[in-house]
Molecule: transfer RNA
Organism: Capsicum annuum
Formats: sequence, C1' cells, structure tokens
RNA sequence: GUCGUCUUAGCUCAGUGGUAGAGCGCGUGGCUUUUAAUCACGUGGUUGUGGGUUCGAUCUUCACAGACGACG
Repeated sequence: GUCGUCUUAGCUCAGUGGUAGAGCGCGUGGCUUUUAAUCACGUGGUUGUGGGUUCGAUCUUCACAGACGACG
C1' cells in the first nucleotide's frame, strides 16, 4: 500500500427494517451465628463518529476513526 473481519451496558456477547436483550458484574433486601453460596427485586446504552436511503435504521449504503488478520 491492497483486501477482509469487527466496533451494541463496567466485561463477554446476542439482536438480518418497527421504541435493544442475556450471562457475569454492581446495589438493596431475604435466608445464614457470620462470610461464601443461593433466592427476590433493582441498576444499567447518544448501538464507534458523521452523512445518505426509508414513514421508520443496531440492521441497508458512503466516508472517517479505531482493533485484528491476510497478501505485498
């Protein structure tokens, strides 16, 4: 330099056009002599940034940024 994949909650990841979820984590409470474990409830997001398409975009498209990989 060319090409490809990825970017969503504090972390790991789902979500293939109609108001975004899980597990872990964190907080509160129950249980327990206490801790751990466990149970219940709660806590969480400008979906990397900026445009285009569409009545409507996490999803489609373009550019940019970042991470990783292949080739040279």